[in-house]
Context: one part of a larger RNA
Molecule: small-subunit ribosomal RNA, 3' major domain
Organism: uncultured bacterium
RNA sequence: UGACGGGGGCCCGCACAAGCGGUGGAGUAUGUGGUUUAAUUCGACGCAACGCGCAGAACCUUACCUGGUCUUGACAUCCCGAGAAUUUUCUAGAAACAGAAAAGUGCCUCUUUGAGGAAUUCGGUGACAGGUGCUGCAUGGCUGUCGUCAGCUCGUGUCGUGAGAUGUUAGGUUAAGUCCUGCAACGAGCGCAACCCUCGUGUUUAGUUACUAACAGUUCGGCUGAGGACUCUAGACAUACUGCCUGGGCAACCAGGAGGAAGGUGAGGACGACGUCAAGUCAUCAUGGCCCUUACGGCCAGGGCUACACACGUGCUACAAUGGGGUAUACAAAGAGCCGCAAUACCGCGAGGUGGAGCAAAUCUCAUAAAAUAUCUCCCAGUUCGGAUUACACUCUGCAACUCGAGUGUAUGAAGUUGGAAUCGCUAGUAAUCGUAGAUCAGCAAUGCUACGGUGAAUACGUUCCCGGGUCUUGUACU
Repeated sequence: UGACGGGGGCCCGCACAAGCGGUGGAGUAUGUGGUUUAAUUCGACGCAACGCGCAGAACCUUACCUGGUCUUGACAUCCCGAGAAUUUUCUAGAAACAGAAAAGUGCCUCUUUGAGGAAUUCGGUGACAGGUGCUGCAUGGCUGUCGUCAGCUCGUGUCGUGAGAUGUUAGGUUAAGUCCUGCAACGAGCGCAACCCUCGUGUUUAGUUACUAACAGUUCGGCUGAGGACUCUAGACAUACUGCCUGGGCAACCAGGAGGAAGGUGAGGACGACGUCAAGUCAUCAUGGCCCUUACGGCCAGGGCUACACACGUGCUACAAUGGGGUAUACAAAGAGCCGCAAUACCGCGAGGUGGAGCAAAUCUCAUAAAAUAUCUCCCAGUUCGGAUUACACUCUGCAACUCGAGUGUAUGAAGUUGGAAUCGCUAGUAAUCGUAGAUCAGCAAUGCUACGGUGAAUACGUUCCCGGGUCUUGUACU
């Protein structure tokens, strides 16, 4: 100087408290451990591993296992020889692959019955290829985390023998090392803030595919003529700065008020200092070293990654009446669409099928939003709650749904009556609750993830305590 203390002072954070809803009990989905297995590929392990890498494991993926196979190799460059490339068919086989037949003989250049070249295929030779093999404790890059916490430093000067100190401490203030005052310091840098994006208000420009106030028509649908007002779209600009007022204060600033769409960082996002954890990743990629080289490389079929006495994490569905069921009626936003989205119509109880108008989309489609509202029913029960499991019959995707897909119909109708110790999230359009869309994707194990809107709370006295952090100071046998 730091680190640590069941030392002290001050301060902050959904840290506690005040509230609301969960997890922990049930069923199930998913991940992990364990066990099993020929294999159950590998990685990730307190917070910061465990719906994580995986934004899609039937084959492929795939790295694992079993079996069948290849050895200059699936891929790259070089050398030699041969053949245009290429296409089709047959036999055997699980395929890889092996054997055979047929068609075909192109392009460019020159010194043109020939020779060479480009591209490509086959054969040979060795240099080499190849490795998701090891080391993340050899590394780059990228990432998590403390933490969006307010810190981390430097130059010159000064003090100290020196390590170092000062500045950065003190008194206030702030979300903030934010700012003010003081001060042997004076300045500066990386951070904070601002500049960027979205939302919230207005003006203006522009009106198609969007809109419809007035006028006219109408099949009553902004449908048509028309309009440029409104909504909206998307460009430009304006707007908020403690600017104004009152009070407090030396000041910074604080409390209240006005006006205003918005008030004191307006709300949200992006943005992550010096560093810490030899944190994570050699399996995205790159890469040093080591190792394999008829195999630790390559190809193929089948299996496995989906196993199942059990344990844990994260979710979903419930246990019902603020509810279940029937009928009717209403209101979104944001997305996606040509290997695509697919209307109307017809068939089917339904999943779906037939068919194919329109749309590369403010035009057409996915696409009926659902909670909600109105009404009828159920009458507190293991039930008209709950839907697991199982049987049968189907649908769709796809070479192929046995291992191992999703969905539909009928029947079946487990557990479960609000969950021990413990523990998690959340301060406002938030929690809770309700649906919608997308990526990946043939299909889908999505209840996951990412986004979108609808309805829409309660509570915060306060900082004694628990946890984490900042700062000053103190003790120390540690540095």